[in-house]
């Protein structure tokens, strides 16, 4: 800075779309490090839980609680008496049990009791003395409560709100400020309560409540103020309610608190000390000023919509009060009718605003997150209190919805504060530390509080910086990936080898953020005073959350650290493999149907990098909303016309003013930002200082050209006057002839009439012609004309009336009156509506007749609204000059209309006003317009901004209705469009050719066969060719072979090539044979049998070649794809045409040349001419055929002359000789050039006739086929890419098939007959061909043929007989003596082999056919048309075919109207795959949106009513007073009703678009077949 996309290709116009930056971002992949920012855009949607606002004991009395002194009391402990219970020695009772018993005991054993001694050392009492307790006291701490200040800041968030809002700049002469900071005075005397606390009681609980008593810097009353406020009056002053001076009357203050001294004095005391006092700080109180801050208030600026145009009732002013700091309808009575609005009210949507940031060259456009200023807001609605400040984000209080608790009576609660959580969401951090710094609050102060604030985590969300190593290192290692197989590439990349250590890890070291208040000292200040405070200075101490800090030393080791995106063009980077319109990509254009640089993978490669990439959105490209800075004639777009308010513009001259304008100069434009310039982090990122910058606004001065404004004048603009001019200008009356048709009489007879041709229709009942009359409506011929005239629609016969506009002259008048016009108003073609008349032709609609597949058309015939008038409506048109009006200026030339002057008057020049044309500058995309501009300026209107959906839907206006005016979205598409340019194209138009059609002549189409094709069959009927340009083609030779098809049977390194490797002698091989077997093959016997060295011989050993065998590598494919190819051909077309270089033309594509005139067979010559030349193509040049000369002379020919035979002897035949005259052969030359005459043509180029000549105007014929055109045709001729098969899609073999046949078409052959046919004779060729050949005479056969073999390597010899022809018979018009199919039967001949399938000969049979419908072929002269001979292929042959050769040998062309085809010119095109094109509508599928609808659901905002909490206010009671309690006023939330308006949904309907191959038709593009 453009660059892709509409086309074949160009220019424009015009949208879509890329590359740029950019973000509070998010999502795919990925992730090393650090520094600075940054992070809840969605639910202003709920919220656990813990923090966010406290502080002051130097107001206050209370309580705790330490402590200081005095005093009381007084444990433990001491000391000194008392001596419990426990152990423990002595003790041995009662009991119980056993034995004994005289039944009285008695023994034993067990039991442990009473008593006494030891030890113990509990209790207690006296004394002493701590420790503790309590009174008051000192001193310090803490605080529930009262009080003061602060909770109105700090922090959150953007719901509301288009103006009470933000910006900017003014006003306050209408206001208000706590806290500070100056300056003045002052702080005097009383009082009575209440909280806290005590006590009772209520309740679950928040809490509430009686009583009782108590303090203040709490409240309260007196007093006092010269300042203050209200009031009276006077006088000065101001623009405004302002100041000032003086005076009347009222009227409103205060608090104390701490430190120090008792220095003078009193008092009071528990004798410590205390208060008055004095001082010092500080508080308080009133005044006056400041500073910061706030209210209110004005101008400007601030977003979409007119499909919101009319809104208002306290609305607008006025008086008077109320109410506020205050100004005001702020409010309330009363009084007036008023007030805003096209410069946009009023209503609807939508959103905070601002410095900035984003982008951009600006100018603008979007934005408004983080820092900053304002403003709103604080679960929703609504209220006041307090206060200095609030209608109070963590107060009150009242409605209402959530939630929590509850003992059911009742209470709580409010993260848009900082973390957290759940919700929805594509999405947005730690439930962390410190207050150390920065800042607020409170406090004298220490301090205390502070989720403000500083740090820290999380998150690549940006922005910046660093790393992921550096140096060498080719065997260019492997591996990968390509490959033309040689290599190339990854690639110095790796390995390897030195070397560093940012980051890492671990260890040590370590800045700065910390200064200062306090303290201590000094030196002022204050004071009685060295005390206290204070000020300054100096002194010196404490205090870091971060933090394992930055930040440096050491050690260790390349060690820890690279992916993403793309890679067809835009746009920098390409190959391969897969995939086969399939899977998928795409921002656009578009990519994929079998070789995809576009998809998927991979390799390479580019790009950017801790990222990359997509998404979404913003500005930019976008001059694509155009103020800078577009257009409107044909692209989108000038109003259908005029009139005209409003608005915008405005002639000279002078003057006055300073709105606009220009200059200067103040104020302001907060700060950060952004620029510049310096300096600090090791660089940036970021910070930090200065300066410029803020492009506004307000102001004050200055100038006064130009503009506004104001006065005064001017004629040159407009306009009037007077005098002429023309004219289908308008509207009204009348009045004319022609023409039609109609009726009424006459003549007069059968048709009229109408078409491309016909009916339908009229008509013997008298048409149609014709002749008079008469009646009726409409339109006015000629004159008539790119002539008038009119705003524009429009206006035409003639006259009369009324009337409008114009244009010339005179230069009398007016004095800028002017132009243009948004809303507005008039008029407005056809058509169409309402009423009334009229109504002849014409004629929508209908009806009938034709056309036609159909014909709801076109064409005929007929026919009703209309068409005519009057009074009305409608309000549109391709209402066009597709071009809005007005002025001015910018060569010209010709016509014409109408006026004026002058003149040398059938005219001329010259001024005006019109209507054309052509045509200069210019000017436009381009066509074109060009004084009648589309040019060059000025002004005013309108009006455009990709196409379609849309001249459409909603609503709104209008209108009787039909409709019209205005007028959007959705969802679709990359285009749509204009100009011009080259082709094709045309049921355009000129010209010209061609066996094109015409005029012949002769077939095809009927008939049989023959061949080839389509069908169809079939195992197979092998592929190919398919309109001309397939179809007797590929095939110039299918029984086997061919062969490609098909059944079946074998075979796998293979039927064929070449490499490498191992192996093999009576072996490979060859030839004779045998066995199964269809054959291939398989098995097998006999024979013959192989090279070279090693070697003198031989030769099986050894090597080698060679051949075979056996592995591998390959072979093989007539498998596919001609739309991947090469080659080669077919056609247009042997038609005259494709191009090129310079030059000129044109913005370009592209033109010119190559066009035009004449001429040619020809772009073939001639001449013109911006061209001038050239090239491929034409045309010669080659072949050949026709005349002539030279020269050859065998195998050709032999005249002339010679011989010599024979016979039918002035002479015939034959035969040699000699010879090259001539035929002929085959080589070279000649000729034919419009070269000569005549006429025409331009003197040309030709072009008609003529002479001469074998030959005339290209002599006949052949070769030769430009540029290119059908993706024409062949992968099956051959080559070949790429894909496939690889015991088969290869390859070998038998046997089928290609020969099938209900039919269809093409090409031929034979005939249907007498210009024939049939036999007898007879005549005259050419081109070719013969050695596995041709094949003579002879002979046998009736022939095919056969035997046989002279001859010939061929101008010799053979096939060879030419045949129509001639001659002469027969046959006489029939299905025949035509015609020869089919068929029988005998033959023949090639071949291995004629069954499916060969060809010939005889003998017999003897079919269709008696010239052929529609339609259709060749052929213009040695041609047609007939008639034989000949080669190729091949054993042989389906050949009648192809390809040659000769022989008989015609007829017609008047011409270009018509068919088909081509070549030039021109024309229209909406086509360019090019008319086999394109493209239109309905119907029917699928899928998007849209509207209408009976109606339903919501949502917001007004309106009218009821209801009315709290609350302020106002009256009432009651009360001393706080206060209670009531009423009214106003209202919040809720209900009611009527409507209005958005939103969404609704059966059904309407319309719309979009979608490879549905249906019908053929409207449009050409004269589109009716323009």
């Nucleotide at each position: 800075a453009g660059g892709g996309u509409u086309u074949g290709a160009u220019c424009c116009u015009g949208g879509c779309u890329c590359a740029g930056a950019g973000u509070g971002a998010a999502c795919g992949c990925u992730g090393g490090c650090g520094g600075c920012g940054u992070g809840g855009a969605u639910u202003a949607g709920g919220c656990a839980u813990g923090c966010a606002a406290g502080u002051c004991g130097a107001g206050c009395g209370a309580u705790u609680u330490u402590u200081u002194g005095c005093a009381a009391c007084g444990a433990a402990c001491u000391a000194c008496u008392u001596g419990a219970a426990a152990u423990u020695u002595u003790g041995g009772a009662a009991g119980u049990u056993c034995a004994u018993u005289u039944c009285g005991g008695u023994g034993a054993a067990u039991g442990g009791a009473a008593a006494a001694g030891a030890u113990g050392g509990a209790u207690a009492g006296u004394a002493g003395c701590u420790a503790g307790u309590u009174u008051c006291u000192u001193a310090a701490a803490a605080u529930a409560g009262c009080g003061g200040c602060a909770g109105a800041a700090g922090g959150g968030u953007g719901a509301g709100g288009a103006a009470u809002a933000c910006g900017u700049g003014g006003a306050u002469g209408a206001c208000c400020u706590a806290c500070c900071c100056u300056a003045a005075g002052a702080u005097g005397a009383g009082g009575g309560a209440u909280a806290g606390c005590u006590u009772c009681g209520a309740g679950a609980a928040a809490u509430c409540g009686g009583a009782g008593g108590u303090a203040a810097u709490a409240c309260c009353u007196c007093g006092u103020a010269u300042a203050c406020c209200u009031u009276u009056u006077a006088c000065c002053u101001u623009g405004c309610g302002g100041g000032g001076u003086a005076u009347u009357a009222g009227g409103a203050a205060a608090a104390g608190a701490u430190g120090g001294c008792u220095u003078a004095a009193u008092u009071c005391u528990u004798c410590g000390g205390a208060a008055u006092g004095c001082u010092a700080u500080u508080g308080u109180c009133u005044u006056a000023g400041g500073c910061g801050g706030g209210g209110u208030u004005c101008g400007c600026g601030u977003c979409u919509u007119a499909u919101c145009a009319g809104c208002u009732a306290g609305u607008u002013g006025g008086u008077a009060g109320g109410g506020u700091a205050a100004u005001g309808g702020c409010c309330u009575a009363c009084c007036a009718a008023g007030g805003c609005u096209a410069u946009g009210a009023c209503g609807a949507g939508u959103a905070a605003c601002u410095g900035g940031c984003a982008u951009u060259a600006g100018u603008g456009u979007g934005u408004g997150g983080u820092c900053a200023g304002u403003c709103a807001c604080a679960c929703c609605g609504g209220a006041a209190c307090u206060g200095a400040g609030a209608u109070a984000c963590u107060g009150u209080u009242c409605g209402g919805a959530c939630u929590u608790c509850u003992a059911c009576g009742g209470a709580a609660g409010g993260c848009u504060g900082c973390a957290g959580u759940c919700g929805a969401g594509a999405a947005u951090c730690u439930u962390u530390c410190c207050c150390a710094a920065u800042g607020c609050c409170c406090g004298a102060a220490a301090g205390g509080g502070u989720g403000a604030g500083g740090a820290u985590g999380c998150g690549a969300c940006g922005c910046c910086g660093c790393g992921u190593a550096g140096g060498g290192g080719a065997u260019g290692a492997a591996g990968g990936u390509c490959u033309u197989c040689g290599g190339a590439u990854u690639g110095u990349a790796a390995a390897c080898c030195c070397u560093u250590u940012u980051u890492g890890u671990a260890a040590g070291a370590g800045a700065g953020g910390a200064a200062a208040u306090a303290c201590u000292g000094a030196u002022g200040a204050u004071u009685a005073a060295u005390a206290c405070u204070u000020a300054u200075c100096a002194g010196g101490g404490c205090u870091g959350a971060c933090a394992u800090u930055a930040u440096c030393u050491u050690a260790c080791g390349a060690a820890u650290a690279a992916g993403c995106c793309a890679c067809g063009g835009c746009u920098a980077a390409c190959u391969c493999c897969g995939u086969g319109c399939c899977a998928g990509c795409a921002g656009c254009c578009g990519c994929g149907g079998u070789a995809a640089u576009a998809c998927g993978g991979a390799g390479g490669u580019g790009g950017c990098a801790a990222g990359c990439g997509u998404u979404a959105c913003u500005c930019g490209g976008a001059a694509u909303u155009a103020c800078u800075g577009g257009g409107u004639g044909u692209a989108a777009a000038g109003g259908g016309u005029c009139c005209g308010c409003a608005g915008g513009c405005g002639g000279c001259u002078a003057a006055a003013u300073a709105a606009g304008u220009a200059a200067g100069g103040g104020g302001u434009g907060a700060a950060a930002u952004c620029c510049u310039u310096c300096c600090g982090c090791u660089c940036a990122a970021c910070g930090g200082a200065a300066g410029a910058a803020c492009u506004g606004c307000c102001u004050c001065u200055u100038a006064u050209a130009c503009u506004g404004u104001u006065u005064a004048g001017c004629u040159a603009g407009a306009g009037g006057g007077c005098g002429a001019u023309a004219g289908a200008g308008g509207a009204a009356a009348g009045c004319g002839g022609a023409a039609c048709u109609g009726c009424u009489a006459g003549u007069g007879u059968a048709a009229g009439g109408g078409u491309g041709a016909a009916a339908u229709c009229u008509g013997u009942g008298g048409a149609u012609a014709u002749u008079a009359g008469c009646a009726g409506g409409a339109a006015c011929g000629u004159c008539a004309g790119u002539g008038a005239c009119g705003a524009a629609g429009g206006u035409g016969g003639c006259u009369u009336u009324c009337u409008g506009g114009a244009u010339c002259g005179c230069u009398c008048c007016u004095g800028a009156c002017g132009c243009u016009c948004a809303g507005g108003g008039a008029c407005g073609a056809a058509a169409g509506c309402u009423a009334g008349g009229g109504g002849a032709g014409c004629a929508a609609a209908c009806a009938g007749g034709a056309u036609u597949a159909g014909a709801u058309a076109c064409c005929c015939u007929g026919g009703u609204a209309g068409u005519c008038c009057u009074a009305g409506c409608u309000g549109u048109a391709a209402a066009c000059g597709a071009u809005g009006g007005g002025c001015a200026c910018u060569a010209g030339g010709u016509g014409u209309u109408u006026g004026g002057a002058c003149u040398u008057u059938u005219a001329g020049u010259u001024u005006g006003a019109g209507c054309g044309c052509c045509g200069a500058a210019g000017u436009u995309a381009a066509c074109g317009c060009g004084a009648u501009a589309a040019g060059u300026g000025c002004c005013c209107c309108a009006c455009c901004u990709g196409g379609g959906g849309a001249c459409u839907a909603c609503g709104g206006c209008c209108g009787c209705a039909a409709g019209g005016c205005u007028a959007a979205a959705a969802c679709u598409c990359a285009a749509a469009g204009g100009a011009a340019u080259u082709g094709a194209c045309g049921g355009g138009g000129g010209c010209c050719c061609g066996c094109a059609c015409a005029a012949g002549c002769g077939g095809u189409g009927g008939a049989a066969c023959a061949c080839g094709u389509g069908g169809u069959u079939u195992a197979a009927u092998u592929c190919g060719a398919u309109g001309c340009u397939a179809c007797g083609c590929g095939a110039g030779g299918a029984a086997c072979c061919u062969u490609a098809c098909c059944a079946g049977g074998g075979u796998u390194u293979g039927a064929c090539a070449u490499g490498c490797u191992a192996g093999a002698a009576g072996u490979a091989u060859u030839c004779c044979g045998g066995u199964a077997g269809a054959a291939a093959c398989a098995c097998u016997g006999g024979a013959a049998g192989a090279c070279c060295g090693u070697a003198u011989c031989c030769a099986a050993u050894c090597g080698g070649c060679g051949u075979c065998u056996a592995g591998u590598a390959c072979a093989g494919g007539u498998g596919c794809u001609g739309c991947a190819u090469g080659g080669u051909u077919g056609u247009c077309g042997u038609c005259a045409g494709c191009u090129c270089g310079u030059g000129c033309c044109g913005u370009g594509a592209g033109g010119u040349g190559u066009c035009g005139c004449c001429u040619u067979a020809a772009g073939u010559g001639g001449u013109u001419c911006a061209a001038c030349g050239a090239g491929c193509g034409c045309a010669a040049c080659c072949c050949u055929c026709g005349c002539c000369u030279c020269u050859u002379g065998u195998u050709g020919c032999u005249a002339c002359u010679u011989u010599c035979a024979a016979c039918u002897u002035u002479g015939u035949u034959g035969a040699a000789a000699c010879g090259c005259a001539c035929u002929c052969u085959a080589g070279a030359g000649g000729g034919a050039c419009u070269g000569c005459c005549c006429a025409c043509g331009u003197u040309a180029a030709g072009u008609g006739g003529g002479a001469g000549g074998a030959a005339g105007g290209u002599g006949g014929g052949g070769a030769u086929g430009a540029c290119g055109u059908c993706a024409a045709a062949u992968c099956a001729g051959c080559a070949u890419g790429g894909c496939c098969c690889u015991u088969a899609u290869g390859u070998c073999c038998u046997g089928g098939g290609c020969u099938a046949u209900a039919c269809a078409c093409g090409u031929g052959u034979u005939a249907c007959a007498a210009u024939g046919g049939c036999g007898u004779a007879u005549a005259c060729a050419a081109c070719g061909g013969g050695a596995u050949g041709c094949a003579a005479g002879a002979c046998c056969g009736c022939a095919a043929g056969g035997u046989g073999g002279a001859g010939c390597u061929a101008a010799u010899c053979c096939a060879u007989a030419a045949a129509a022809g001639u001659a002469c018979g027969c046959c006489u018009c029939a299905g025949u003596u035509c015609g020869g199919a089919u068929u029988g039967a005998a033959g023949g001949c090639u071949g291995c082999a004629a069954c499916u399938c060969g060809c010939c000969u005889u003998c017999a049979u003897g079919a269709a056919g008696c010239u052929g419908g529609a339609a259709u072929c060749g052929c213009u002269a040695g041609u047609a048309a007939u008639g034989g001979c000949g080669u190729a292929u091949c054993a042989g042959c389906a050949a009648c075919g192809a390809c040659g050769c000769c022989g008989u040998g015609a007829a017609u062309a008047c011409g270009u109207u018509c068919c088909c085809g081509g070549g030039c010119c021109u024309u229209g095109u909406a086509c360019a795959c090019a008319c086999c094109g394109c493209c239109c509508g309905u119907c029917a599928a699928g899928c998007g949106c849209c509207g209408a609808a009976a109606g339903u659901g919501g949502g917001g905002a007004g309106c009218a009513c009821c209801c009315g909490a709290a609350g302020c206010c106002u009256c009432g009671a009651c009360a001393u007073a706080a206060g209670u309690c009531g009423a009214g006023a106003u209202c919040a939330c809720g209900g009611u009703g009527a409507g209005a308006u958005u939103c969404a949904u609704g059966a059904u309907u309407g319309g719309u678009g979009c979608u490879a191959a549905g249906u019908c038709g053929u409207a449009a593009c050409a004269a589109g077949g009716u323009a």
The prediction has a mean pLDDT of 82. The RNA shown here (small-subunit ribosomal RNA) has 1571 nucleotides and comes from a metagenome. It matches the Rfam family "Bacterial small subunit ribosomal RNA". Gene Ontology terms of the family: ribosome and structural constituent of ribosome.